Predicted 3D model of a 590-nucleotide part of an RNA (large-subunit ribosomal RNA, domain I) from an Armatimonadota bacterium. The RNAcentral record of the full RNA draws on ENA. Its Rfam family is "Bacterial large subunit ribosomal RNA". Gene Ontology terms of the family: structural constituent of ribosome and ribosome. The coordinates come from a structure-prediction model, not an experiment, and the mean pLDDT is 80.
[in-house]
Context: one part of a larger RNA
RNA sequence: AGCGCACGAUGGAUGCCUUGGUACUGGAAGCCGAUGAAGGACGUGGCUAGCAACGAUACCGCCCCGGCGAGGUGCAAGCAACCUUUGACCCGGGGAUCUCCGAAUUGGGAAACCACGCGUCCGUAACGGGACGUCAGCCCCCCUCUGAACACAUAGGAAGGGGGCAGGUAAGCGAGCGAACUGAAACAUCUCAGUAGCUCGAGGAAAGGAAAGCAACCGCGACUCCCUUAGUAGCGGCGAGCGAACGGGGAACAGCCUAAACCUUAUACGUGUUCAAGCUUGUGGGCGUUGCGUAUGGGGUGUAGCGGGAAGGGCCAUCUGCCGCCACAGAGGCAGAGGGUGGACGCAGCGUUUAGCCGAAGCACUCUGGAAAGGUGUGCCAUAGCGGGUAAUAGCCCCGUAGGCGAAAGGCGCUGGCGCAGCCCGGCUCUCUCCCAAGUAGUGCGGGACACGUGAAAUCCCGCGCGAAUCCAGGAGGACCACCUCCUAAGGCUAAGUACUUCCAGUGACCGAUAGCGGACUAGUACCGUGAGGGAAAGGUGAAAAGAACCCCGGGAGGGGAGUGAAAUAGAACCUGAAAUCGUGUGCUU
Numbered sequence: 001a002g003c004g005c006a007c008g009a010u011g012g013a014u015g016c017c018u019u020g021g022u023a024c025u026g027g028a029a030g031c032c033g034a035u036g037a038a039g040g041a042c043g044u045g046g047c048u049a050g051c052a053a054c055g056a057u058a059c060c061g062c063c064c065c066g067g068c069g070a071g072g073u074g075c076a077a078g079c080a081a082c083c084u085u086u087g088a089c090c091c092g093g094g095g096a097u098c099u100c101c102g103a104a105u106u107g108g109g110a111a112a113c114c115a116c117g118c119g120u121c122c123g124u125a126a127c128g129g130g131a132c133g134u135c136a137g138c139c140c141c142c143c144u145c146u147g148a149a150c151a152c153a154u155a156g157g158a159a160g161g162g163g164g165c166a167g168g169u170a171a172g173c174g175a176g177c178g179a180a181c182u183g184a185a186a187c188a189u190c191u192c193a194g195u196a197g198c199u200c201g202a203g204g205a206a207a208g209g210a211a212a213g214c215a216a217c218c219g220c221g222a223c224u225c226c227c228u229u230a231g232u233a234g235c236g237g238c239g240a241g242c243g244a245a246c247g248g249g250g251a252a253c254a255g256c257c258u259a260a261a262c263c264u265u266a267u268a269c270g271u272g273u274u275c276a277a278g279c280u281u282g283u284g285g286g287c288g289u290u291g292c293g294u295a296u297g298g299g300g301u302g303u304a305g306c307g308g309g310a311a312g313g314g315c316c317a318u319c320u321g322c323c324g325c326c327a328c329a330g331a332g333g334c335a336g337a338g339g340g341u342g343g344a345c346g347c348a349g350c351g352u353u354u355a356g357c358c359g360a361a362g363c364a365c366u367c368u369g370g371a372a373a374g375g376u377g378u379g380c381c382a383u384a385g386c387g388g389g390u391a392a393u394a395g396c397c398c399c400g401u402a403g404g405c406g407a408a409a410g411g412c413g414c415u416g417g418c419g420c421a422g423c424c425c426g427g428c429u430c431u432c433u434c435c436c437a438a439g440u441a442g443u444g445c446g447g448g449a450c451a452c453g454u455g456a457a458a459u460c461c462c463g464c465g466c467g468a469a470u471c472c473a474g475g476a477g478g479a480c481c482a483c484c485u486c487c488u489a490a491g492g493c494u495a496a497g498u499a500c501u502u503c504c505a506g507u508g509a510c511c512g513a514u515a516g517c518g519g520a521c522u523a524g525u526a527c528c529g530u531g532a533g534g535g536a537a538a539g540g541u542g543a544a545a546a547g548a549a550c551c552c553c554g555g556g557a558g559g560g561g562a563g564u565g566a567a568a569u570a571g572a573a574c575c576u577g578a579a580a581u582c583g584u585g586u587g588c589u590u
Base pairs, nucleotide, nucleotide: 001589002588003587004586005585006584007583008582009581015575016540017539020511021510022508023507024506025505026504027503028502029501030500031168032167039101040100041099042055043054044053046079047078050075051074062095063094064093065092066091067090071083072082073081106115107114108113117134118133119132120131121130122129137165138164139163140162141161142160144158145157146156173201174200175199176198177197183190187237213220214219224251225250226249227248228247234242235241255493256492257491258437262300263299264298265297266296267295268294269293270292271291278287279286281329282328283327284326285325305471307436308435309434310433311431312430313429314428315427316426318337319336320335321334322333323332338425339424340423341422345419346418347417348415349414350413351412352411353410354409356405357404358403362378363377364376365375367374379396380395381385387399388398389397442466443465444464445463446462447461448460449459452478473488474487475486476485477484527534528533547574550561551560552559553558
């Protein structure tokens, strides 16, 4: 030195474990913010670095109301000092306080800082000083002042009062703008993809939505979502690829309001004094810038496709009261009763949620063991034998579980019982009358969206130009025409079924510390970067600290005894303790 064997050192694989993740299911909830949010900075403890908590009333703090019931002063030991059956601590509801920054809003600013003004008050002999409040911008409304061109006026400006906006937000949603890598085995139309990304906006959902729709000679009857139709019909350098609808089956269901015609009213302008057209009609009287037209605003009416409505006629239909310039007559209008509908909201009741409470039934041993829940013997409960803990494996030891009970206060929902807003109270019929959404529909040119790439290209949307009709009307049925059928554009609203996340509960042929979230631990921490941003490693003594008194070596570290423990080769660098690697002893070989 090599090869074996034995025993160690190092190292942290493996096994076992789980406080953490992950996916899904069910239920509940879904916005926060100038009454200052989200997110932070700095402080606050008797001793206090970090986390969590709290805010100068400051370490789980203050007040009230409930729950619980003996301990408590967080993680987190220790010392000190205290609190607590006059109910502490803890849990729930409501309230108070809540520095500074941050939309940040008095002005500034290199966030958490600096500097003012005004009012009230405090303090000083006075000044300096202190406390509280207030002072950003934009939009709308009210009111006052001021005030051009231009005399009045108006526009404009300003103070005061009231209301709103702003900023944040994981995913989901609507809209505007909108790639490229890639695929086409190259590449340009095409694809990726209206995706990613950026911006705006809204909500607990958003969007869509009550046919100018489909269909096919039969019919359907708003929208949304799922399954299917179907990888079909089609589109396509007919390449790569893209890719419907009708119909059928389900989930859930809900329908409404304007504009206009007509009536009325207010304002402005124009016009109108003859018997002024007018004042509901007839007769008689009376009034008379009230009338008429145009424009704008308010109220009523009205809302459709077997067309509807208005206006004017005709026919039928509950009651009562009131009204008009006057009297009489007739018709009409308004209000109420009564009836119906309805759920903005108030009470009530119920349910649910935010603390909790009750809750059955087992013992023994000459067993094993450190320990009994294991074994043996003999019992019991069960609407409870889900699960977790307890010194190994417990229905009956503990927490629970099945089942049942519970709220002073707050939230949410349901019912409609009572109260009370709102809404409705007529129908049929006739017509040479009026209305039925205009720079719209359509069309030419240029684009975009439709599964559909310009194609025979309908349909929808946009830019520029041209430019209709009002029911004897207009649009559609995939060029276009006729017939036929369906529908009524150019205004608006609309729950549910659907998407997503958080919380609670549950489940897993999901992970088990190089896995599972990046993060089981002071983790978006340490650290890196000017910055945007990037981004770790790191779990396990034991049943219980019983965490090794005392002695010895040593400066200490560390070790040897003693002691604890079932075990200390479980000794804190702590379960198991593989391999590489390094030793000690010994056998053999050289």